[in-house]
Molecule: transfer RNA
Organism: Acidobacteriota bacterium
């Protein structure tokens, strides 16, 4: 130095083909309990690594920069 995957809630992860963001744990508030657990019911929490671009519209498409992980020199 090249080539390949990955980067999305606190974590582990989905988001199929571009129509605008969710799940499971976890947190928070109320039920039930004597009290905790479990269970129920609601609810907060996201610049989708980061810049540019294309597009009526980007989590996704195109460039380039960061890290991480494999690989080959």
């Nucleotide at each position: 130095g090249g080539g390949c995957g990955g980067u999305u809630a606190g974590c582990u992860c989905a988001g199929c083909c571009g129509g605008a963001a969710g799940a499971g744990c976890g947190c928070c508030u109320c039920c039930c309990u004597u009290a905790c657990a479990a269970g129920g019911a609601g609810g907060a929490g996201g610049u989708c690594a980061c810049g540019u671009g294309u597009u009526c519209g980007a989590g996704c498409c195109a460039c380039g920069u960061a890290c991480c992980g494999c690989c080959c020199a």